[in-house]
The RNA shown here (c-di-GMP-I riboswitch aptamer) has 87 nucleotides and comes from Desulfallas thermosapovorans DSM 6562. Of the family's consensus pairs, 95% are formed in the model. It matches the Rfam family "c-di-GMP-I riboswitch aptamer". Its family is annotated with cyclic-di-GMP binding in the Gene Ontology. Taxonomically the source falls in Desulfallas thermosapovorans (Bacteria, Bacillota, Clostridia, Desulfallaceae).
RNA sequence: UAAAAAAACGGGUAAACCAGUUGAAAGGCUGGGGCACAAAGCCAUGGGUCUAAGGCUUACUGAAGCUAUGAUUGCCAGGUUGCUUAA
Numbered sequence: 001u002a003a004a005a006a007a008a009c010g011g012g013u014a015a016a017c018c019a020g021u022u023g024a025a026a027g028g029c030u031g032g033g034g035c036a037c038a039a040a041g042c043c044a045u046g047g048g049u050c051u052a053a054g055g056c057u058u059a060c061u062g063a064a065g066c067u068a069u070g071a072u073u074g075c076c077a078g079g080u081u082g083c084u085u086a087a
Base pairs, nucleotide, nucleotide: 004085005084012037013036017032018031019030020029021028022027035074041080042079043078045077046076047075048072049071050070054067055066056065057064058063
């Protein structure tokens, strides 16, 4: 240095839920809160999943279905950048 991942030190992030805010929704952001995480840092590149404003189809007065250009990195993979230090 690289790989790996025990223990420890210094720490880091922050699930569910609650309040506010934003969005058509999924979801996001802020504050509280801690489930958990060695990349639970970042990137939407591939797959999966969620939503359906808009568009299309059916139907005829009240709905249904399909579709991301939307979202999810704490779904998986990939890329990329890092902290610590035994074997």